c-di-GMP-I riboswitch aptamer from a Clostridiales bacterium, 85 nucleotides, folded computationally. The sequence was found by an Rfam model in a public genome assembly. The prediction has a mean pLDDT of 85.

[in-house]
């Protein structure tokens, strides 16, 4: 330094639900609580997915729309503990 793995040691994160704050919603914080994950670390780079306040359209109700989200959906990019080769 590269590849290849979780079985071994040390661990390490935390779904879903609940409380509770923020938010327009998705969705996210914090607490509790583990479905599981060898990158279930970090980045919205690309794809896809969700939301649709504000625009805008229009048969006054609905329908398009990201500048908002989702890294535990996929790809990349960065980094990173052991153990084998």
């Nucleotide at each position: 330094c590269u590849g290849u793995g979780a079985u071994a040691a040390g661990g390490g994160c935390a779904a879903a639900c609940u409380a509770u704050c923020c938010g327009a919603a998705a969705g996210g914080g914090u607490a509790g609580g583990a479905c599981g994950c060898a990158a279930a670390g970090u980045c919205a780079g690309g794809a896809g997915u969700c939301u649709a306040a504000g625009a805008c359209a229009u048969u006054u109700a609905u329908g398009u729309u990201a500048u908002g989200a989702c890294c535990g959906u996929c790809c990349g990019a960065c980094u990173g503990c052991c153990a084998c080769a």